Predicted 3D model of an 84-nucleotide RNA (Glycine riboswitch aptamer) from a soil metagenome.
[in-house]
RNA sequence: GUGCAGGAGAGUGCGGUCUCGGUGUAUAUGAGGCUGCCGCCGAAGGCGUAACUCCCGCAAUCGCUCAGGCAAAAAGGACUGCGC
Numbered sequence: 001g002u003g004c005a006g007g008a009g010a011g012u013g014c015g016g017u018c019u020c021g022g023u024g025u026a027u028a029u030g031a032g033g034c035u036g037c038c039g040c041c042g043a044a045g046g047c048g049u050a051a052c053u054c055c056c057g058c059a060a061u062c063g064c065u066c067a068g069g070c071a072a073a074a075a076g077g078a079c080u081g082c083g084c
Stems, first nucleotide, its partner, number of pairs: 001084006011038001013037008039070003045066001046064003052057001
């Protein structure tokens, strides 16, 4: 590095809009996409930071939360085990 397995946290938040399906009527109801606002998470990535240092630099599961994420599912996922 790769294959398999395990793998946490945080709002089913409120509003607007679009699509699908449905319909005699009904801005009913369900699902999904985009977006605004507020709250929150931290384990892809990124940034900061100690000792140390030739003072260039330099570690994290510590901090920040830009990115990412916040019902379930899916995806992602530091890290761990086994195999190659």
Model confidence (mean pLDDT): 80 of 100.